[in-house]
């Protein structure tokens, strides 16, 4: 020293970069809603557009003549025109022009100056006019004309003067004895000198943009002379010279008054230049002068032009950017007010007059400041509103009500200051401010917001509609984001919005940024200007520092006081004004001057390495071609082919020859070069580097805007050359297409010479130079030292590589070859797209290169890294995933489900795996939700209230039934005698009811990945962070199973185990079970027994425990022993974190919405069973491993009282009759079937197959027509093993055989369960599918069913080109020439002076010359607008064609 804040938005998440947006302040503001008072300020930012009306500059009778009026007619007063003086150059307005000495600041010299102040001197003598006025007269008017009269402080002449000029002779040159009077004097006049104030001029410095404006200039730059001016000066003219300005930005173009200051900012800065103050410029547009001290003059003159007005058409008048006011423009900015009382100005001697300057009032919430709209009490927490979980909460002490107060308001009364040097007079404001009294809470609150940023939340309505939105974004039926309401938050007589501005933005970075990959290092050298520069002593004092002086106007800001009740506001003093100039001092550093040094730089001498460059020559291998020989049918090419070549002899092979191009091996993160680039060998010319030791020069250096040179490939020009390769092109393939990828050919080109082009992902995406900053390991060239038999070792230097500390970095990474720490200089960047594009310029033969925008559009684009997911990336591993097998499906018929179609209805749901014999473990009615018809409305069902009645029941009638009517029997139970419980009927409203919608509002349940081995956490550690580590690695496992290793150590959910079942044994217990021994029978039938079987309880058993081997002395694996069982023994239940908005609102529950005489309820009938067709799942088959007949044997697990039903009888049979037994280890269902034995059939649509159909029946049931199952007789369809494709299964499994159960009155080929018989194969993991782990790439994250590109089509937008067209500005060359000024002058006129006169001097007019405004022509430049057509660009939920990019993106991508 008082001063510095951030947030949202790119991503699945992260860090960074980077833009966009917000919060703050401020405004001459405007708009919307609202509005009580006072004070102080402010108020056309737009059309410098046009202006009606009034006013804004007059005054002086003490300069003058004269006129009129009044009166007390001596005189005084007043008024207007004229001559004259002073003032109209100030004050007031505006900001068009101006990029300039216009302004600011600091200096300067060659000047002028009315009024004012001071000083000195003077005012002598003369003269002629003229307006007014009068007469006549022109004109519509404005305005004049002629003649005549008159005055002055008006005008003129002479004389004189300190003055001025001078060639020192001289010349020149002034005035008003005016006015007044109180007779003291006052005011004036002329000359000169000085002052004050004012004005003119010159200079340094300072303050805008564009180089897509690079050259400009002829009075231009200077000199001499003259003219001109108040004055310097090319200011003007003549002559002479050829200069002057410019990358430190001239010229040109655009924009713009400048400053004090205002606003913002921590500051540095940025933006602005209203009010107030200083300066400038302008006054309808352009030009010009006159007068004057001062003007080239806002309310003066002349001319030209445009416009407006008057007119008698002949001619005239005007200039609000003064104050009010009007129209217009515009989002927008006030009264045609009062007064000269104050301050100031003009005139006057003064009184005074004038003053839209000024002082005031009016209008406007336009801004700032202040005040108020009441205060205290008051809970039943009133009513009402809103919400609600219905209990309540909130609005809310808020109101009502009670008690106070009176700022404000209204009324009444009083009442200033502003007024000034002795008195008097003088107030627009002003019925003022202020004071007192009275009345009465009386007269006074809105606006915006409430998703995040950002303080503040609920309900209703709406339903991607309407709308909101500053950014992100809300809205598609539960919106805190739209609209309304309640409530809340913020500010408050205001509140919001919009506009523009500063801040935040370190997002132009001086303070204070960057450039490897985000935007950004020129492709590389040389070098000019410029910038920077080693060491040492001296001088100087420009920069630098200190001090002083002057200035930096006032106001403003800041500080301290004071005055309005406070504040705003006003006022006094101080500080400050960071600046400029001058003077003095200092001399460290920088500069300059001149001198020294050697460490930088360079030269000389001697070595070394090298694909450094240019030229010439030469060599071998190979390809191709040609010739000849041998030789025969193919060759070639591909994923596979074909085009192509070949019987006219290819290809192959041998010999010889031709020609062009390139140089295998050596060869190497080896070498050289500035970069591009350079590769056989030899020769010539030549550049650079490096090493060594001495000598020399003495800062000679570094960088480098412009400039200049080099500069791959492709390309261009001219001329050669042409073997191979190969754009274009042709053919063959591939493909949906294939203008491609592949193949066969093939021309430019590739090569050489000479020119041009000048670009590349010209890359280390890293400018050059210099210095400093740990190590370790290679390698190339040199030098020194050491040492050996030899290899070699150490040090140093110049390169070239790998790792790595510190440090840096967003990270990746860089790390002495820096992207580290510093210095010097250059280049470049500032969101993405548009676009490296357009236009313009330059270069080029062209292609094109270079320089390089804007409109418009988006809220992102981007970098690095992370986690996933994905890949026609990689590695490892698993699974009936493939393979190896067995059996199926797909073909047939039937069953069943679905789609579709149909229908009055064919109710609804389920849709890849993971819908489709699924919900449904069973639709004839019921079910049932659907359709048709008939009915009911507190309802079929629940609770509450009232009344009546017991409940209940018999019969009859109508109807399809629901329902309606009639009718019979019956008076019950408990009781404290009041009544109560239950049931029924009727009534009333609260309510019931809904298989109506939303599974994308939900709970619960379920499927699936997947019984896959994974999914996570705590602490620690690493990382800025997302995250990582753990969980990766080496082994191993069925397993994240275990072991080892390890910045991790542990833990949880999963795995495994614990549970059930099965396999062995033991114990206990034997009835309904069993029967070895004894007895008995037809028979475990019975006695007896419980040993066995079995049943059902509890135990044992298996743990890699033991042995050997392998392995890392591990985990584990392999083999073996024992054992009923061996490495999870078999099977089951059990399903991690999560995924699929998976399924279900129709199991149930449930939010919201919807229906309420119907979307509810009841009934009958129908439908869910339809049938051209398509699909899924099954059954039966096609036959001989079979069919049929006969005979014989062996299960398990279940079920049974609304039931299972034996025996017996009847029926061919389904079944019927009867009914023992059984509430079940007791009885029944209940004969298991394949199998086995035997007979027959003989490969055929059959003795296979059984559909379909006809007939006859049985059973269930109220009822088998639509629409059941079964039986018998007859019928006897398709089908001869199934295309593409596809499914299941690894052992008691597949296959095959039968049995039972649930549901159920009846109705299984389905489902669930049970046992019987009982295989084949697995080499293996290349491939298909799915999964796990690690890794890699990614432009994906809705995650490859991803993302995304371009043409075309459509709509809209801005823009380029464009035959041109129309404006603006301007250059050059000319024309033109008003008014005016200057020059000339022969015409005309002429009072003052001279002259006796004639006349002269001088003047005016006219004419003429020069300059010159308007205007005109020609030709350029530039800018704006517009233009048929046209080019690309941008934007736009669901258009077309392909699929270029992102993964190896399916041909790696990309640059020229």
């Nucleotide at each position: 020293u008082u001063g510095a804040a951030g947030a949202g938005u790119u991503u699945g998440a992260u860090c960074a970069u980077g833009g966009c947006u917000c919060a703050g302040g401020a405004u001459g503001a405007a708009c919307g809603c609202u509005g009580g008072c006072g004070g102080u300020a402010u108020g056309c930012u737009u059309u410098a557009c046009a202006c009606a009306u009034g006013c804004a500059a007059g005054u002086c009778g003490u300069a003058c003549g004269g006129g009129a009026g009044u009166u007390u007619u001596u005189a005084a007063c007043u008024c207007a025109a004229g001559u004259g003086g002073c003032g109209g150059a100030c004050g007031g307005g505006u900001g068009a022009g101006u990029a300039a000495c216009a302004c600011g600041u600091a200096a300067g010299a060659a000047u002028u100056u009315g009024c004012c102040u001071u000083u000195a001197g003077g005012a002598g003598g003369g003269g002629g006019a003229u307006a007014a006025c009068a007469a006549c007269u022109g004109g519509a008017a404005a305005c004049g004309g002629u003649u005549g009269c008159u005055a002055a402080u008006a005008c003129c002449c002479c004389a004189u003067a300190u003055g001025c000029u001078u060639u020192c002779g001289a010349g020149u040159g002034a005035a008003a004895c005016g006015g007044a009077g109180u007779u003291u004097u006052c005011c004036g006049c002329c000359u000169a000198a000085a002052g004050a104030g004012a004005a003119g001029c010159u200079u340094g410095c300072g303050g805008c943009u564009g180089a897509u404006u690079a050259g400009c200039u002829u009075g231009u730059u200077g000199g001499u002379a003259a003219g001109g001016u108040a004055a310097u000066g090319g200011c003007u003219u003549a002559c002479c010279a050829a200069g002057g300005c410019g990358a430190c930005g001239a010229u040109c173009a655009g924009u713009a008054u400048c400053u004090g200051g205002u606003u913002u900012g921590a500051g540095a800065g940025g933006a602005c230049g209203a009010u107030c103050a200083g300066a400038c410029a302008c006054a309808c547009u352009g030009g010009a002068a006159c007068u004057g001290a001062g003007a080239c003059a806002c309310g003066g003159u002349c001319c030209a032009g445009a416009c407006u007005c008057c007119u008698a058409c002949g001619g005239g008048a005007g200039g609000c950017a003064g104050c009010a006011g009007u129209g217009g423009g515009g989002a927008a900015u006030u009264u045609u007010c009062c007064g000269c009382a104050a301050u100031g100005g003009g005139c006057g001697a003064a009184a005074g007059c004038c003053u839209g300057a000024c002082g005031g009032a009016g209008c406007a919430a336009u801004a700032c400041c202040g005040c108020g709209u009441g205060a205290g009490g008051g809970a039943u927490g009133a009513c009402g509103g809103c919400c609600u979980a219905u209990g309540g909460g909130u609005u809310g002490u808020a109101a009502a009500c009670c008690u106070c107060u009176u700022u404000u308001u209204u009324c009444a009364g009083g009442g200033a200051g502003g007024a000034a040097a002795a008195a008097a007079a003088u107030g627009a404001c002003g019925u003022u401010a202020c004071c007192u009294g009275a009345a009465g809470a009386a007269u006074a609150a809105g606006c915006a917001c409430c998703g995040g940023c950002u303080a503040a939340c609920u309900c209703c309505g709406u339903g991607c509609c309407a709308g909101c939105a500053g950014c992100c974004g809300c809205g598609g039926u539960a919106a805190u984001a739209c609209g309304g309401a309640g409530g809340g938050u913020g500010c408050a007589a205001g509140c919001g919005u919009u506009a523009a501005u500063c801040g935040g933005a370190a997002u132009u970075a001086c303070u204070g940024g960057g450039c490897g990959u985000a935007a950004a290092g020129c492709g590389c050298g040389c070098g000019u200007a410029g910038g920077c520069g080693g060491u040492u002593a001296g001088g100087u004092a420009a920069g630098u520092g200190u001090g002083a002086u002057g200035u930096g106007a006032a106001a403003g800001c800041c500080c301290a006081g004071g005055g309005c009740u406070c504040a705003a506001c006003c006022u006094u003093g101080g500080a400050a004004c960071u600046g400029c100039a001058u003077c003095a001092c200092a001399u460290a550093c920088u500069g300059c001057c001149a001198g020294g040094c050697u460490a930088g730089a360079g030269u000389a001498c001697g070595g070394u390495a090298g694909a450094g460059g240019g030229g010439g020559g030469u060599a071998g291998a190979a390809u191709u071609c040609c010739a000849c020989g041998u030789g025969u049918a193919g060759c070639g090419g591909u994923g596979a082919a074909a085009u192509g070549c070949g019987u006219a002899g290819a290809g192959a092979u041998g010999u010889g020859g031709a020609g062009g191009a390139a140089u295998a091996c050596c060869a190497g993160u080896g070498g050289c070069g500035a970069a591009g680039g350079c590769g056989g060998c030899c020769c010539c010319c030549u550049g650079g580097a490096u090493c060594g030791a001495u000598a020399c020069u003495g800062a000679c250096g570094c960088u480098g805007a412009g400039g200049u040179g080099c500069g791959a490939a492709a390309g261009c020009g001219u001329g050669g050359g042409g073997a191979g390769c190969a754009a274009a092109c042709a053919g063959g393939a591939u493909u949906a297409g294939a203008u491609a990828c592949c193949c066969u050919g093939g021309u430019a080109g590739u090569c050489c010479a000479c020119g041009c082009u000048g670009u590349a992902a010209a890359c280390g995406a890293c400018g050059u130079c210099a210095a400093c900053u740990a190590g370790c390991c290679g390698u190339u060239g040199g030098a020194a030292g050491g040492g050996u038999a030899a290899u070699c070792c150490u040090u140093u230097u110049a390169g070239u590589g790998g790792c790595g500390c510190a440090g840096c970095u967003a990270a990746c990474g860089c790390g002495a070859u820096a992207a580290g720490u510093u210095g010097a200089c250059c280049g470049c960047c500032u969101g993405g797209g548009g676009a490296g594009u357009a236009c313009g310029g330059u270069c080029g033969c062209a292609a094109g290169a270079u320089u390089a925008a804007a409109a418009c559009u988006c809220a992102a684009a981007u970098g690095a890294a992370u986690u996933g997911a994905c890949g026609g990336g990689g590695g490892c591993c698993c699974g009936c995933a493939c393979a190896a097998g067995c059996g199926g499906u797909g073909g047939a018929g039937c069953a069943u489900g679905u789609g579709g179609u149909u229908u009055a209805a064919u109710u609804c749901g389920a849709c890849g795996c993971a819908a489709c014999g699924c919900g449904a473990a069973g639709a004839a009615c019921c079910u049932u939700a659907c359709c048709u018809g008939g009915u009911c409305u507190u309802g079929a069902c629940a609770u509450c209230c009232u009344g009546c009645g017991a409940a209940c029941u018999u019969g009859g009638a109508a109807g399809a039934a629901a329902u309606u009517c009639c009718u019979u029997g019956g008076u019950g139970c408990c009781u404290u005698c009041g009544g109560g419980a239950g049931c029924g009927c009727a009534g009333u409203g609260a309510c019931a009811g809904g298989u109506g919608c939303u599974g994308c509002a939900u709970g619960g349940c379920u499927g699936u990945c997947g019984u896959c081995a994974g999914c996570u956490c705590g602490u620690g550690u690493c990382g800025u962070g997302a995250g990582a580590u753990g969980u990766u690695g080496g082994g191993u496992u069925a397993a994240g199973u275990c072991c080892c290793g390890u910045a991790a150590c542990g833990a949880g959910c999963g795995c495994a185990a614990c549970c059930c079942u099965u396999g062995u044994c033991c114990u206990u217990a034997g009835u309904u079970g069993c029967c070895a021994u004894c007895a008995u029978u037809a028979a475990g039938u019975u006695g007896g027994g419980c040993a066995c079987u079995u049943u059902a309880a509890g135990g044992a058993g298996a743990c890699u425990g033991c042995c050997g081997g392998u392995g890392a002395c591990a985990a584990a694996c392999c083999g073996g022993a024992g054992g009923a069982a061996g490495g999870u023994g078999g099977g089951g239940a059990c399903g991690a974190c999560g995924u699929c908005a998976a399924g279900u609102c129709a199991u149930c529950a449930u939010g919201g919405c919807c229906c309420u005489u119907a979307c509810g309820a009841c009934c009958a009938g129908g439908g869910c069973u339809a049938c051209a067709c398509a699909c899924g799942u099954g059954c039966u088959a096609c036959a001989a491993u079979g069919g049929a007949g006969c005979g014989u044997a062996c299960a398990a697990a279940g079920g049974g009282u609304u039931g299972c039903a034996a025996c017996c009888c009847c029926g061919c049979g389904a079944g019927g009759g009867u009914g023992a037994g059984c509430u079940a280890a007791u009885c029944c269902c209940a004969u298991a079937a394949a199998a086995c034995g035997u007979u027959u059939c003989g490969u055929a649509g059959u003795c296979c197959g059984g559909a379909u159909u006809g007939g006859a029946g049985u059973c269930u049931g109220c009822a088998a027509c639509u629409c059941g199952a079964c039986u018998c007789c007859a019928u006897g369809a398709a089908g001869u093993c199934g295309g593409a494709a596809u499914c299941g299964c690894u052992a008691g499994u597949a296959a095959u055989c039968g049995u039972g159960a649930a549901u159920c009155a009846g109705a299984a080929c389905g489902u669930c369960a049970c046992g019987g018989u009982g295989a084949a194969u697995a080499c293996g993991u290349u491939c298909c599918c799915g999964g796990g782990c690690c890794u890699u790439g990614u432009a994906c994250a809705c995650a490859c069913c991803g993302c995304c590109c371009g043409u075309c089509a459509c709509a809209c937008c801005a823009u380029g080109g464009g035959a041109g067209u129309g404006g603006g500005u301007u250059g050059c060359a000319a024309a033109a020439g008003a008014a005016g000024u200057g020059g000339g002058u022969a015409g005309u006129c002429u009072a003052a002076c001279c002259g006796c006169a004639a006349g002269g001097a001088g003047g005016a007019c006219g004419c003429u010359c020069a300059c010159c405004a308007c205007u005109u022509u020609g030709u350029g430049a530039u800018u704006c607008a517009u233009g048929a057509c046209u080019g690309g660009g941008g934007u736009g939920a669901a258009g077309u064609c392909g699929u270029a990019a992102c993964a190896a993106g399916g041909u790696a991508a990309c640059c020229a």
Predicted 3D model of a 1456-nucleotide RNA (small-subunit ribosomal RNA) from an uncultured Gammaproteobacteria bacterium. The sequence is in RNAcentral, with records from ENA.